A computed fold for a 75-nucleotide RNA from a Nannocystineae bacterium, annotated as transfer RNA. Lineage of the source: Bacteria > Pseudomonadati > Myxococcia > Myxococcales > Nannocystineae.
RNA sequence: GGCCCCAUAGUCUAGCGGUUAGGACGCCGGCCUCUCACGCCGGAAUCCGGGGUUCAAGUCCCCGUGGGGUCACCA
Numbered sequence: 001g002g003c004c005c006c007a008u009a010g011u012c013u014a015g016c017g018g019u020u021a022g023g024a025c026g027c028c029g030g031c032c033u034c035u036c037a038c039g040c041c042g043g044a045a046u047c048c049g050g051g052g053u054u055c056a057a058g059u060c061c062c063c064g065u066g067g068g069g070u071c072a073c074c075a
Stems, first nucleotide, its partner, number of pairs: 001071007010025004018055001027043005048064005
């Protein structure tokens, strides 16, 4: 450098164009307990950036950024 793949809360992960964007751990509050832990209930927090398509985009397309894989170069 070519080609391919990935990017969603603090972390991990789901989401065949129309969900109040789901789940787990963690965090916060409450209940329980003599206390802690466990358990139960509730809560806050997320779509990498910019364009495009569309009535509608996390989802499709393009560019960029970051990461990974592979091939080539490495005189």

Rfam family: tRNA.